RNA sequence: UUCUUAUCCAGAGUGGCAGAGGGACUGGCCCUAUGAUGCCCGGCAACCAUCAAACUAAGUUUGAACGGUGCUAAUUCCUGCGAGGUGUUAAACCUUGAUAGAUGAGAG
Repeated sequence: UUCUUAUCCAGAGUGGCAGAGGGACUGGCCCUAUGAUGCCCGGCAACCAUCAAACUAAGUUUGAACGGUGCUAAUUCCUGCGAGGUGUUAAACCUUGAUAGAUGAGAG
């Protein structure tokens, strides 16, 4: 960096260092010197691995949380390209599929 696949409405700090931007991108709308991004510590979760129990043939389910990741404002903050619906052919709103993105696991 590409492909495959699963998940993305739950959860998680009154901590330390540092000091200006941040929420991928578009348009919005937000967060931020009452301290952003980042790092450390803490925490959450249970994708992989591991362990335990129950049921069966491969395995499945439940639980644990010492390992590898991940995550820790707002649903992936909303949105973008389509379809359907409410509405007055409007504004606005609702539902849904895809695309894009993020993360895990596997493969190149």
Molecule: SAM riboswitch aptamer (S box leader)
Organism: Bacillus solimangrovi